Record summary:
This is a predicted structure of a 685-nucleotide part of an RNA (large-subunit ribosomal RNA, domain II) from Candidatus Cryptobacteroides sp.
[in-house]
Context: one part of a larger RNA
RNA sequence: GCCUACGAGUUGUAUCUGUCCGGCAAGGUUAAGUACUUCAGGUACGUGAGCCGAAGCGAGAGCGAGUAUGAAGAGUGCGUUAAGUCGGAUGGAACAGACGCGAAACCUAGUGAUCUACCCUUGGCCAGGUUGAAGUCGCCGUAACAGGCGAUGGAGGACCGAACCGGUUUACGUUGAAAAGUGCUCGGAUGAGCUGAGGGUAGGGGUGAAAGGCUAAUCAAACUGGGAGAUAGCUCGUACUCCCCGAAAUGUCUUUAGGGACAGCCUCGACUUAGCUUCACGGAGGUAGAGCUACUGAUAGGAUGCGAGGGCUUCAUCGCCUAUCAAAUCCUGACAAACUCCGAAUGCCGUGAAGUGAUGGUCGGGAGUGAGUCGCCGGGUGCUAAUGUCCGGUGGCGAAAGGGAAAGAGCCCAGCCCUUCGACUAAGGCCCUCAAGCACAGUCUAAGUUUUUAGAACGAGGUGACAUCGCAGAGACAGCUAGGAUGUUAGCUUGGAAGCAGCUAUUCAUUUAAAGAGUGCGUAACAGCUCACUAGUCGAGCGAUGACGCGUGGAUGAUGAACGGGAAUCAAGACUGUCGCCGAAGUCAAGGCAUCUGCAAUGCAGAUGGGUAGGGGAGCAUUCUGCUCGGCGUAGAAGGUGAGCUGUGAGGCUUGCUGGAGCGUGCAGAAAAGAAAAUGUAGGC
Numbered sequence: 001g002c003c004u005a006c007g008a009g010u011u012g013u014a015u016c017u018g019u020c021c022g023g024c025a026a027g028g029u030u031a032a033g034u035a036c037u038u039c040a041g042g043u044a045c046g047u048g049a050g051c052c053g054a055a056g057c058g059a060g061a062g063c064g065a066g067u068a069u070g071a072a073g074a075g076u077g078c079g080u081u082a083a084g085u086c087g088g089a090u091g092g093a094a095c096a097g098a099c100g101c102g103a104a105a106c107c108u109a110g111u112g113a114u115c116u117a118c119c120c121u122u123g124g125c126c127a128g129g130u131u132g133a134a135g136u137c138g139c140c141g142u143a144a145c146a147g148g149c150g151a152u153g154g155a156g157g158a159c160c161g162a163a164c165c166g167g168u169u170u171a172c173g174u175u176g177a178a179a180a181g182u183g184c185u186c187g188g189a190u191g192a193g194c195u196g197a198g199g200g201u202a203g204g205g206g207u208g209a210a211a212g213g214c215u216a217a218u219c220a221a222a223c224u225g226g227g228a229g230a231u232a233g234c235u236c237g238u239a240c241u242c243c244c245c246g247a248a249a250u251g252u253c254u255u256u257a258g259g260g261a262c263a264g265c266c267u268c269g270a271c272u273u274a275g276c277u278u279c280a281c282g283g284a285g286g287u288a289g290a291g292c293u294a295c296u297g298a299u300a301g302g303a304u305g306c307g308a309g310g311g312c313u314u315c316a317u318c319g320c321c322u323a324u325c326a327a328a329u330c331c332u333g334a335c336a337a338a339c340u341c342c343g344a345a346u347g348c349c350g351u352g353a354a355g356u357g358a359u360g361g362u363c364g365g366g367a368g369u370g371a372g373u374c375g376c377c378g379g380g381u382g383c384u385a386a387u388g389u390c391c392g393g394u395g396g397c398g399a400a401a402g403g404g405a406a407a408g409a410g411c412c413c414a415g416c417c418c419u420u421c422g423a424c425u426a427a428g429g430c431c432c433u434c435a436a437g438c439a440c441a442g443u444c445u446a447a448g449u450u451u452u453u454a455g456a457a458c459g460a461g462g463u464g465a466c467a468u469c470g471c472a473g474a475g476a477c478a479g480c481u482a483g484g485a486u487g488u489u490a491g492c493u494u495g496g497a498a499g500c501a502g503c504u505a506u507u508c509a510u511u512u513a514a515a516g517a518g519u520g521c522g523u524a525a526c527a528g529c530u531c532a533c534u535a536g537u538c539g540a541g542c543g544a545u546g547a548c549g550c551g552u553g554g555a556u557g558a559u560g561a562a563c564g565g566g567a568a569u570c571a572a573g574a575c576u577g578u579c580g581c582c583g584a585a586g587u588c589a590a591g592g593c594a595u596c597u598g599c600a601a602u603g604c605a606g607a608u609g610g611g612u613a614g615g616g617g618a619g620c621a622u623u624c625u626g627c628u629c630g631g632c633g634u635a636g637a638a639g640g641u642g643a644g645c646u647g648u649g650a651g652g653c654u655u656g657c658u659g660g661a662g663c664g665u666g667c668a669g670a671a672a673a674g675a676a677a678a679u680g681u682a683g684g685c
Stems, first nucleotide, its partner, number of pairs: 001685006011096003015093010027052003033045005056063002066078004099237002102234001106227006117201009126191001128160003131156001135152006164188003170183003203219001205215003240619006250263005264369002266366007275356009289342001290340002296336002300332005307325002309322004372397010402413003417592004422588003428582003431566003437579001439578006450568002458553002462550003466546006479537005485510003490504003516531001520529002593609007620674001622671006629664001631663002639658008
């Protein structure tokens, strides 16, 4: 992992509250118990005991269809004007383990020191080699000591290294040979050494050269039985079918935030008669916008300048001035969620009309939900960041299948009862992949731009079309040839300044076809090159500006990929216009089923039939019981395994083979009543 069996809303109650059915009814009903009996049961009795109801109000006395309050014939509160009760079934609640499994833990009584920690008693063990302390002896030495040398001696938590004890590093092993090992290597090895046997200390206790270590493969509190089915606002699981409706992820409060209570939203029943949409009319309002010499506040420039600062003056006052600040007023400009002289659209309320049709409301039974999420619109917060966060409006997903977007919860289209090798369309598409146009007409793009992500400021004789202003056969623009001069080196400045460092200037005048007191390069300064300007040559368009379309640079990311791919250039690209076609579970056509509503109705019409949590309804199957069919069965029951038929389905019927002794129909009743999931339990493979 698979198969088989088992495996979760049950049972109890003098309890509470609904619904359905039944008995009796202003009443209803017996309990324990006793007697009898045809004995899983029934009948009678049981002081009709007791209970519920038939009257309430008040703290009570008490009064009573009223009563309490109150001075009250007021007002107000609670009542009166609706039948109950007993039983059966069933929904829910309460109390019990209360749908099942699951803790970490707590308490109590015991069992453990054959593992291990420490301690006590009594035993055992440590190859071999090395070093050579004290002491002693001899000699030397000293006044005597001290001291020196040589022997002897054999000390040490001494040295090297087996047994023994340990466990340093590394490799292997990791469903191991082993629930801690093996190989190499390494530490101690006469000591605080190792070890045998016997004994002691016990669970908030022991023991600990101390690691929260060890206390029988278990230790920040051992193990076993019991309290015990502890508790679990948590996780997981919870078993047949069909039909109808169908949510929520919000508000308030919560030692509350992943749990609840009440409300909201769903469903079922009873009653009631409203609801919704559009149009017209009538209302309330202060948002968007706008505005501010209409307030409050903020605000740029200018004018005027109360006052302040600074300066002058004076003994002091007065007075005068100002490259400063600046109240207030005026002009111009402009801002505001907590500004408003103004002020919409929507939305909201009401009335009327038309349309629609059970959508509204009240009461009662049952819930679930109270983690939401995305797009668009209006906002707060944030960076006008986020698949961010918090509100409001709306549509989706959630709980929604189908078509499109290559692929895809939330985008676009569109709401799936069943059947059809029928039709028309939506979004989106029509070269191939791939259903349908290499459709038609006109422009643009040359960048593979583009063809399904989006790209900025800024830059550019890309290219198309447009507008305006100039020049041009009296010859433009570009090129070529030639000139581009003189007063003068203008004046000033300067070491120098001569068109060209800088400053000044009515930058003037002359000769001219034309030529600046000079456009750029250049020199130390000159020189030199060039331009403006002019003539000739040439012979037809040239130049400037603005705005627009498409393209271009800007354009950098980590494996190789942002047309889905092939591929495409008068497109299969972009922008316009036109006619076709394809395309969905949409719509239509044809047939069928179900639900609801209506209708003198056994059918016809209309509407409806996606669905999680959840509510409601109708059924199937299994086991047992009662009655029934005077049921079936060795001429073959149940069970097993095939086939056919049948029902919307759970399922049912018939039959072949197998099997070898029991089993069913109909109507009721009762449940140990349906498994794929719980890291489910047991067995098998």